[in-house]
Description
Model confidence (mean pLDDT): 77 of 100. c-di-AMP riboswitch aptamer (ydaO/yuaA leader) from Nonomuraea maritima, 145 nucleotides, folded computationally. It was read from a public genome assembly, where an Rfam model found it.
C1' cells in the first nucleotide's frame, strides 16, 4: 500500500417487479406500478388451413459476409440453416431535458390454431441480475443556509 474472494450494511443500475397489513397456514390481502383480453364509432376484408400459420412481453429488429457441417437440387449451378463475425433500426448509462464525449445492450422468453382499436368488464405480475465516486457544459427542479 496493491488485488481478489466471502459475508452484512449502505448507496445505486437494468427491469413493471415496490410498499403496507394479517397470519406463522410459508400462506393471505391492500395500495401503486406493469401486462393480456375485451363494444359502438373507425381500420381490415386477400386472412387463415400449407410452402414457410399466426400473435404475445421486451430496446432486442433488419442488412451483409460466411470456411467447415446439415439439408434441398438435374448432386451441376446454386438455395436454406448453423456456426462466427461485420454494421443496424432501436434501447440503457447516479435529480430532470437539451448539447457534447466516453462505454455498454442490440437477448430470452410465452400462448397454442386463436387475439385490430376498444368503454364497461374480465384475467394475470411484482422476478431475476448486476454496480461502489458515478464524464462535461447550460437551464429547470429539490434541498440546505
Nucleotide at each position: 500500500g496493491g488485488u481478489g474472494u466471502g459475508c452484512g450494511a449502505c448507496c445505486g443500475c437494468c427491469g413493471a417487479a415496490u410498499c403496507c397489513g394479517c397470519g406463522c397456514c410459508u400462506g393471505c390481502g391492500g395500495a401503486a406500478c406493469c401486462g393480456g383480453g375485451g363494444a359502438c364509432c373507425c381500420a381490415c376484408c386477400u386472412u387463415c388451413u400449407c410452402c414457410u400459420g399466426g400473435g404475445g412481453u421486451g430496446a432486442a429488429u433488419c442488412g451483409g459476409a460466411u470456411a467447415c457441417c446439415a439439408g434441398c437440387g438435374c448432386c451441376a449451378a446454386g438455395c436454406u440453416g448453423c456456426u462466427c463475425c461485420c454494421g443496424u433500426a432501436g434501447g440503457g448509462c447516479a435529480c430532470u431535458u437539451c448539447c457534447a464525449c466516453g462505454c455498454c445492450c442490440g437477448a430470452a422468453c410465452c400462448c397454442g390454431a386463436c387475439a385490430g382499436c376498444u368503454a364497461a368488464c374480465c384475467c394475470g405480475g411484482u422476478a431475476g441480475g448486476c454496480g461502489g465516486c458515478a464524464u462535461g457544459g447550460a437551464a429547470g427542479c429539490a434541498a440546505g443556509g
Rfam family: c-di-AMP riboswitch aptamer (ydaO/yuaA leader). From the family's description: This family represents a conserved RNA structure found upstream of the ydaO and yuaA genes in Bacillus subtilis and related genes in other bacteria.